[in-house]
RNA sequence: GCAAACCCGCCGAAAGGCGGCGACGCAGAGCCACGGGGCUGAAGCAGGAAGACUGUAUGCCCGCCGGGCCGCCA
Numbered sequence: 001g002c003a004a005a006c007c008c009g010c011c012g013a014a015a016g017g018c019g020g021c022g023a024c025g026c027a028g029a030g031c032c033a034c035g036g037g038g039c040u041g042a043a044g045c046a047g048g049a050a051g052a053c054u055g056u057a058u059g060c061c062c063g064c065c066g067g068g069c070c071g072c073c074a
Base pairs, nucleotide, nucleotide: 001026002025007020008019009018010017011016024063028070030069031068032067034066035065036064037061038060039059044056045055046054047053
């Protein structure tokens, strides 16, 4: 310096995001979804007699790992 969880409000089908409170932690817990991994599954698509349901990312996570960019200390 950043700010987890809980709680409150808003957005979202959800994952989750934003803001407020608040600090679990983090020497980059800064930015990027390029690779891996994970989460959700509304719509669409496939399966299912129908339905429930299952699969699926174009959605999400950078505080899961790697990588790229920028930065700090010795």